[in-house]
This record gives sequence, C1' cells and structure tokens, in this order.
RNA sequence: GGGGAUGUGGCUUAAUUUGGUAAAGCACUGCAUUCGCAUUGCAGGGAUUGUGGGUUCGAGUCCCAUCAUCUCCA
Repeated sequence: GGGGAUGUGGCUUAAUUUGGUAAAGCACUGCAUUCGCAUUGCAGGGAUUGUGGGUUCGAGUCCCAUCAUCUCCA
C1' cells in the first nucleotide's frame, strides 16, 4: 500500500427473511424483606447504534467517505 471482519447503555450480546416504536442479562439507583449484610421480590434511570455525509415519508439496517481494533496478502 491492497483485501476482509468487527464497532449498539458501565460490561456482554440481540434487533432475522423484508428499512417501520432500539431489547435482554449482568451492573447501577430506590423501596420491601433482615438486628445488619448477602440472597430474593418490586420499581426506576441510562443509547443521537465509532464519526461525518447521502438516499428515503421513515435508517442500527441501504450507499459513500473516514477513524479504531483484529486479520490476510505484498
């Protein structure tokens, strides 16, 4: 230098064929339970989907550029 893969709450992953309200577990906060802690139960908050553009009534999903990580070739 060229090819490919991945990027989504703090962490790990979903979101399919066909673009249509971004979800779950763990973690966190509050309440209940306990003498207290843990466990358990209930409730709650947190995402501009790596970044910037484009297409579309509508984009995590399609298109372009770019960044990071991994990988292959030279």
A computed fold for a 74-nucleotide RNA from a bacterium, annotated as transfer RNA. The coordinates come from a structure-prediction model, not an experiment, and the mean pLDDT is 81.